[in-house]
RNA sequence: GCCCCAGGUCCGUGGGGCGGGCGCUCAUGAACCCCGUCAGGACCGUGAAGGUAGCAGCGGUAAGUGCGGCAAACGCCGCCGCGGAGCGCCUGGGGCACC
Numbered sequence: 001g002c003c004c005c006a007g008g009u010c011c012g013u014g015g016g017g018c019g020g021g022c023g024c025u026c027a028u029g030a031a032c033c034c035c036g037u038c039a040g041g042a043c044c045g046u047g048a049a050g051g052u053a054g055c056a057g058c059g060g061u062a063a064g065u066g067c068g069g070c071a072a073a074c075g076c077c078g079c080c081g082c083g084g085a086g087c088g089c090c091u092g093g094g095g096c097a098c099c
Stems, first nucleotide, its partner, number of pairs: 001096009010084006016077004023070003026066003034060004042052003
């Protein structure tokens, strides 16, 4: 100096770590202006017939809430891997030739 090989750099891609939290689930959540059921009482009724509205209570649900659980998109990471490009640069190894 030349050739070959491997790795890094480059592109793509899978996983992981961290962040992130669409959404789902559970819990909670309305004196009344949500729903249901409406004790008592009130009212209508000649009426122990029947009915009306309906407070409390109870149940359910909404917006919301939670040092709850699961978790998408997305982002970052000289983490691990796969495929490719390239031999332009860097590192290492081998062979040949020359000095």
Predicted 3D model of a 99-nucleotide RNA (Bacterial small signal recognition particle RNA) from a Gemmatimonadota bacterium. The model forms 88% of the base pairs in the Rfam consensus. Its Rfam family is "Bacterial small signal recognition particle RNA". From the family's description: The signal recognition particle (SRP) is a universally conserved ribonucleoprotein involved in the co-translational targeting of proteins to membranes. Its mean pLDDT, the model's own confidence on a scale to 100, is 81. The sequence was found by an Rfam model in a public genome assembly.